[in-house]
RNA sequence: UGAGCAGGUCACCUUAUCGCCUUGCCCCGAGUAUUCGGGUCGAGGAGGAAAGUCCGGACACCAUAGUGCGACAUAGCGGGUAACACCCGCCCUCCGGCCUUUGGCAGGAGCGGACAAGUGCAACAGAAAGAAUGUACAGUUCGGCUGUAGUGAAACCAGGUAAACUCUAUGUGGUGAAACGUCAUGUAUAUCAGUGUUCGAGGGCUGCACGCCCGAGCUGAAGGGUAGGCGGUAUGAGCCUUUGGGCAACCAAAGGCCUAGAUAAAUGAUAAGGAAGUCCUGGUAGUAAUAUCAGGGUAGACAGAAUCCGGCUUACGACCUGCUUUUUUU
RNA sequence: GGCCCCGUAGUUCAAUGGAUAGAAUAGAAGUUUCCUAAACUUUAGAUGCAAGUUCGAUUCUUGCCGGGGCUA
Numbered sequence: 001u002g003a004g005c006a007g008g009u010c011a012c013c014u015u016a017u018c019g020c021c022u023u024g025c026c027c028c029g030a031g032u033a034u035u036c037g038g039g040u041c042g043a044g045g046a047g048g049a050a051a052g053u054c055c056g057g058a059c060a061c062c063a064u065a066g067u068g069c070g071a072c073a074u075a076g077c078g079g080g081u082a083a084c085a086c087c088c089g090c091c092c093u094c095c096g097g098c099c100u101u102u103g104g105c106a107g108g109a110g111c112g113g114a115c116a117a118g119u120g121c122a123a124c125a126g127a128a129a130g131a132a133u134g135u136a137c138a139g140u141u142c143g144g145c146u147g148u149a150g151u152g153a154a155a156c157c158a159g160g161u162a163a164a165c166u167c168u169a170u171g172u173g174g175u176g177a178a179a180c181g182u183c184a185u186g187u188a189u190a191u192c193a194g195u196g197u198u199c200g201a202g203g204g205c206u207g208c209a210c211g212c213c214c215g216a217g218c219u220g221a222a223g224g225g226u227a228g229g230c231g232g233u234a235u236g237a238g239c240c241u242u243u244g245g246g247c248a249a250c251c252a253a254a255g256g257c258c259u260a261g262a263u264a265a266a267u268g269a270u271a272a273g274g275a276a277g278u279c280c281u282g283g284u285a286g287u288a289a290u291a292u293c294a295g296g297g298u299a300g301a302c303a304g305a306a307u308c309c310g311g312c313u314u315a316c317g318a319c320c321u322g323c324u325u326u327u328u329u330u
Numbered sequence: 331g332g333c334c335c336c337g338u339a340g341u342u343c344a345a346u347g348g349a350u351a352g353a354a355u356a357g358a359a360g361u362u363u364c365c366u367a368a369a370c371u372u373u374a375g376a377u378g379c380a381a382g383u384u385c386g387a388u389u390c391u392u393g394c395c396g397g398g399g400c401u402a
Base pairs, nucleotide, nucleotide: 002325003324004323005322006321007320008319009318010317012274013273014272015271016270017269018268020045021044022043023042024041026039027038028037029036030035047302051313052312054311055310056309057308058307059176060175061174062173066210067209068208069207071172072171073170074169075168076090077089078088079087080086091112092110093109094108095107097105098104099103113167114166118165119164120161121160130157135149136148137147138146139145180231181230182229183228191221192220193219194218195217202214203213204212238257239256240255241254242253243252244251245250277298278297279296280295281294282293283292284291285290331401332400333399334398335397336396337395340355341354342353343352348385357373358372359371360370361369378394379393380392381391382390
């Protein structure tokens, strides 16, 4: 340098001007008041995926979650974790480029239990695809006993197939912040029909049945009204550093830190400068790869939090490190 | 915000994991006609994308992409 793998880091910074969201002190105004509005000066203000909503939880409500059936999920062995379909280690199988090719050397993938319970399926080809045993040849202990040929992905063997039904083991109650709590506004103790009050309507967000609880209204027609605030909700399985344990995932201890909170949804625009990277030009050293100095140009991709975490998957720019191997140079 | 369903010729629909994915209609060419329509003959055209399971995938599994619906 070419080819192929694996892992990691970053995702601009400073200043000025004009703006946006949240918030603190103070001042002004309104109100009886919690408070609301305005202003000065400060503080803070997106991501590695905030995305898809594919898994797992926290949290909330419903019998603090019950019984049976059904349904769904998982599936080698062990470990990690709050938990998982995630992660780590090992075994097995398969793939993979290269080489000195019965093998070795980077790596990668696996929905990896059971067809020795039952049912089903197997196009074409083939005698035959599960009641196996035909043809030819050879062997033979003369028994469709044994072998070979031929078709096919698979041909007698306890055959193959479960990302076929199913079985086994284990696990899962349901619904999701539009959960839930609370305050406020408004209304029709107007109308009609049906049904029900211990002979129980209806409801408790669950596929069915049972059971449990609440229980005086419920359903339909045609209408009236409201459609707002606050909490939940930003201190959390939290982040950073060091040390120790463990092959690793991860765990423990000590110290430090507080870090967005909108509700039609803020985090932006312009100008100047800067370090690193990269590109171009020139110089120096060197045979060369390369190293170094000077000048100039250049901030790009995917993308925007919405109850919060742990994962997975997908989108995407630049750089770094390590490994396998080829060629070249020293 | 949450949940569910669907994707096959231009269009509307079929196809039990099995040979070359099949119809109707639309399109193209031709025949017929003085010309057009109708009719007749012939013809082209598709499984949303990418992986996996399997001997074999429209069908089974997973991930993306697109569309539709339900829910205060």

Predicted 3D model of RNase P RNA and transfer RNA as a complex of 402 nucleotides. The coordinates come from a structure-prediction model, not an experiment, and the mean pLDDT is 75.